[in-house]
Context: one part of a larger RNA
RNA sequence: UUGGGCGUAAAGAGCUCGUAGGCGGUUCAGUCAGUCGGGUGUGAAAACUUCGGGCUUAACUCGAAGCAUGCAUCCGAUACUGCUGUGACUUGAGUCCGGUAGGGGAGUGGGGAAUUCCUGGUGUAGCGGUGAAAUGCGCAGAUAUCAGGAGGAACACCGGUGGCGAAGGCGCCACUCUGGGCCGGUACUGACGCUGAGGAGCGAAAGCGUGGGUAGCAAACAGGAUUGGAUACCCUGGUAGUCCACGCUGUAAACGUUGGGCACUAGGUGUGGGCUCUAACCAACGGAGUCCGUGCCGCAGCUAACGCAUUAAGUGCCCCGCCUGGGGAGUACGGCCGCAAGGUUAAAACUC
Numbered sequence: 001u002u003g004g005g006c007g008u009a010a011a012g013a014g015c016u017c018g019u020a021g022g023c024g025g026u027u028c029a030g031u032c033a034g035u036c037g038g039g040u041g042u043g044a045a046a047a048c049u050u051c052g053g054g055c056u057u058a059a060c061u062c063g064a065a066g067c068a069u070g071c072a073u074c075c076g077a078u079a080c081u082g083c084u085g086u087g088a089c090u091u092g093a094g095u096c097c098g099g100u101a102g103g104g105g106a107g108u109g110g111g112g113a114a115u116u117c118c119u120g121g122u123g124u125a126g127c128g129g130u131g132a133a134a135u136g137c138g139c140a141g142a143u144a145u146c147a148g149g150a151g152g153a154a155c156a157c158c159g160g161u162g163g164c165g166a167a168g169g170c171g172c173c174a175c176u177c178u179g180g181g182c183c184g185g186u187a188c189u190g191a192c193g194c195u196g197a198g199g200a201g202c203g204a205a206a207g208c209g210u211g212g213g214u215a216g217c218a219a220a221c222a223g224g225a226u227u228g229g230a231u232a233c234c235c236u237g238g239u240a241g242u243c244c245a246c247g248c249u250g251u252a253a254a255c256g257u258u259g260g261g262c263a264c265u266a267g268g269u270g271u272g273g274g275c276u277c278u279a280a281c282c283a284a285c286g287g288a289g290u291c292c293g294u295g296c297c298g299c300a301g302c303u304a305a306c307g308c309a310u311u312a313a314g315u316g317c318c319c320c321g322c323c324u325g326g327g328g329a330g331u332a333c334g335g336c337c338g339c340a341a342g343g344u345u346a347a348a349a350c351u352c
Base pairs, nucleotide, nucleotide: 003324004323005322006321007306008305012320014202015201016200017199021195022194023193025089026088027087028085029084030083031082033081034080035077036076037075038074039073040072041071042070048066049065050064051063052062053061054060092192093189094188095187096185097184098183099182100181104178105177106176107175108174109173110172111155116150117149118148119147120146121145122144126137127136163170164169207248208247209246210245211244212243216242217241221237222236223235224234259319260318261317262316263315264314267297268296269295270294271293272292273291274290275289276288277287278286301308302307325352326351327350334345335344336343337342
């Protein structure tokens, strides 16, 4: 390489958009490039295969046929694929109209609880902390308690295998701006689609730059304990940081460890959002059906097993990414990116 694979054995890119490319619905006409059939020419000889012959046999050798999978050209077939058509269609896709749920995103303003600090009142000797203590705080009046004030960060209950988002992620209240989804109608366009090498954008936490902010928490650091030691676990403090603005970084067990799309293949039972139907005025509740989402259980099937099972890891098709024994190593070197930290691409010797 062929092949076989990628939930847990090696292997799905963190996610999305999208260029080239690959693939692509129904139907009509044309063309005949792919495809298929036939003819002609060529496809050297030797070799190889089969049959037959010659050296006593064999090796060897001679003859005939096959083979020579191909190329060129001509004639023909037209189902499928391609191409052409200011041809057609509506189921895929999109638009429109009417509804609808939501912690989807950005900004501005507001709120209460709690912690800490400050001021004042009451009040007196302890408080705090632990397995036990000590460091620490306190007669310069602490802890406790009441009133007032300041400031920062986070939003109890509701809250839910519940919702929204492509992923990261998103939760007090109101307003402004704004993205997407779902359901119903079936008015419009008429294949406009799927995937996506490169590329672009987004991307938790930590970290970095500049400027602010700092209540609580808290790497580093200091002290007290523990211990044989204790550069830890426990305690008292405490700086970066955590917060905001702008810029960078671009990684995670970025996980469903499961790429995206389409179609098909038993059911049962919860739950979220629509719509329709249903007993006698309406309505609510209930019941039935249907579409979309999210869980559990389970048949066939699959799987090494565990398990998956209409939200597939089943059955198929299309496109991309990735794997190929362990260590060395996600390292070295080089390239690219970054202020740096480092990221990304990515070996070999050697060794088992």
Predicted 3D model of a 352-nucleotide part of an RNA (small-subunit ribosomal RNA, central domain) from a metagenome. RNAcentral holds the full RNA, with entries from SILVA. Its mean pLDDT, the model's own confidence on a scale to 100, is 88. It matches the Rfam family "Bacterial small subunit ribosomal RNA".